Annotation:
Large-subunit ribosomal RNA, domain VI from a metagenome, 264 nucleotides, folded computationally. It matches the Rfam family "Bacterial large subunit ribosomal RNA". Gene Ontology terms of the family: ribosome and structural constituent of ribosome.
[in-house]
Context: one part of a larger RNA
RNA sequence: CGUACGAAACUUGCGAGGAUUCUUCUUUAGUACGAGAGGAUUUAGAAGGACAUACCUCUGGUGUACCAGUUGUCGCGCUAGCGGCACGGCUGGGUAGCUAUGUAUGGAACGGAUAAACGCUGAAAGCAUAUAAGCGUGAAGCCUGCCUCAAGAUUAGGUUUCGAUGAGCUUAGGCUCUAAAGUCCCCUGGAAGACGACCAGGUUGAUAGGCCGGAUGUGUACGCGUAGUAAUAUGCUUAGCUAACCGGUACUAAUGGACGAACG
Repeated sequence: CGUACGAAACUUGCGAGGAUUCUUCUUUAGUACGAGAGGAUUUAGAAGGACAUACCUCUGGUGUACCAGUUGUCGCGCUAGCGGCACGGCUGGGUAGCUAUGUAUGGAACGGAUAAACGCUGAAAGCAUAUAAGCGUGAAGCCUGCCUCAAGAUUAGGUUUCGAUGAGCUUAGGCUCUAAAGUCCCCUGGAAGACGACCAGGUUGAUAGGCCGGAUGUGUACGCGUAGUAAUAUGCUUAGCUAACCGGUACUAAUGGACGAACG
């Protein structure tokens, strides 16, 4: 820009892409077959490999914004308590998120037309013949079926809902302004993201931060008391602290502005 009013949702599917894999075991059955050795077609069931998709409940990893221990040194006047630097100084754990080695699921079945192959009926050719007319069976392959995208599919589809106002000028054709549904810029943000986009919100508000409560993690803070010459132990104390998690709460920040139809 188009889709012949302007919008917002939900859809149909022309068509395109993906996937459609392999093995072992049990049963049929030590049966058919075979002198024996050996040893099935087929049927039903189970397990697994590789691959793919999704996810983080579990098992782990990471987790330089969490907790603890600890060495050297410097600083806060000293003690105590803290802080800086030393690969996050080192060490032990670890929330959210992200992850695999973790968890879940998948390949299918059914159907249609067929290949090789196998048939029915059946003449030409009184027989025979699956073929000439006609009718079947038949594959990991083909078309479907399953998953994803998909109406710029210019053949531009369908359904539902929302909107259709006033004023001025006008040689009666129209022009200008205002303005609807709605949208955008802007702002607060996000399990969304390179940027656009997408999604949740913008005071009629829980969108982010703060605060409060909880969860989780760490593992019993500081200070004081007691015991001990002291190192230290112990009680208050399953304490203190606690990121990204779950709720609540307007305290802070979401100011403001623009576009947008009735034509051909």